[in-house]
Context: one part of a larger RNA
RNA sequence: CGUAGGAAAUUUGAGAGGCGCUGUCCUUAGUACGAGAGGACCGGGAUGGACAUACCGCUGGUGUACCAGUUGUCGUGCCAACGGCAUAGCUGGGUAGCUAAGUAUGGAAGGGAUAAGUGCUGAAAGCAUCUAAGCAUGAAGCCCCCCUCAAGAUGAGAUUUCCCAUUCGAAAGAAGUAAGACCCCUUGAAGAUGACAAGGUGAAUAGGUUAGAGGUGUAAGCAUUGUGAAGUGUUGAGCUGACUAAUACUAAUCGGUCGAGG
Numbered sequence: 001c002g003u004a005g006g007a008a009a010u011u012u013g014a015g016a017g018g019c020g021c022u023g024u025c026c027u028u029a030g031u032a033c034g035a036g037a038g039g040a041c042c043g044g045g046a047u048g049g050a051c052a053u054a055c056c057g058c059u060g061g062u063g064u065a066c067c068a069g070u071u072g073u074c075g076u077g078c079c080a081a082c083g084g085c086a087u088a089g090c091u092g093g094g095u096a097g098c099u100a101a102g103u104a105u106g107g108a109a110g111g112g113a114u115a116a117g118u119g120c121u122g123a124a125a126g127c128a129u130c131u132a133a134g135c136a137u138g139a140a141g142c143c144c145c146c147c148u149c150a151a152g153a154u155g156a157g158a159u160u161u162c163c164c165a166u167u168c169g170a171a172a173g174a175a176g177u178a179a180g181a182c183c184c185c186u187u188g189a190a191g192a193u194g195a196c197a198a199g200g201u202g203a204a205u206a207g208g209u210u211a212g213a214g215g216u217g218u219a220a221g222c223a224u225u226g227u228g229a230a231g232u233g234u235u236g237a238g239c240u241g242a243c244u245a246a247u248a249c250u251a252a253u254c255g256g257u258c259g260a261g262g
Base pairs, nucleotide, nucleotide: 001152005163006162007161008160009159010158011157015149016148017147018146021049022048023047024046025045026044027043033038051106052105053104054103055102059100060099061098062097066093067092068091069090070089071086072085073084074083075082076081110144111143112142117137118136119135120134164262166175167174168173180258181257182256183255184200185199186198187197188196205251206250207249208247209246210245211244212243214240215239216238221234222233223232224231225230
């Protein structure tokens, strides 16, 4: 820009893409077959490999704004307590998120038309013949079925709901609006930016606060025991990024723009 008014939702599916793999074991059955040795088709079940998709409840990894321990040195006047630097100084753990080695699921089954093949009926050619007319059967392959995208499918589809027939103008057209949308702002399991999604006071969108979860592992101070290093008590304490809930304390203020007359 188009989709013969303007919008908001929900959809159909022309078409396109994806998937498509396979082992072992048990059973049928030591049966059919075979002198024996050996040893099935068909059918039923179990469990794997590789691959793919999704997820983080479990097992783990990571987790440089979380917690603790600790070395050297410098600083806060000193003790104590802290802070800076040394790869995040080093070490032990670890929330959210992201993840695999973790977990779950998938290939199937089924239908249709077929290939090679196997047949029925059957002449040409009194026989025979799957073929010439006709009719069956038959594959991991083809078309469906399954998953994803999809009406710019210009062949532009469908359904539901909302807005209505204003003003100026002779007309062409223009203007202000409606439903609605955007700018702007607070943000996000969305994201390079656009976009998408949640919100904007009639509000829990983010921050803060409060209370939890989870993590770390008994803070500081004080008291006490010991000559002391330290121990014990207060104390599962203190601290705590991303997680959960509540709560308008802070910030989403005030505003502006576009948008039909068929």
Description: Predicted 3D model of a 262-nucleotide part of an RNA (large-subunit ribosomal RNA, domain VI) from Staphylococcus sp. B1(2026). Taxonomically the source falls in Staphylococcus (Bacteria, Bacillati, Bacillota, Staphylococcaceae).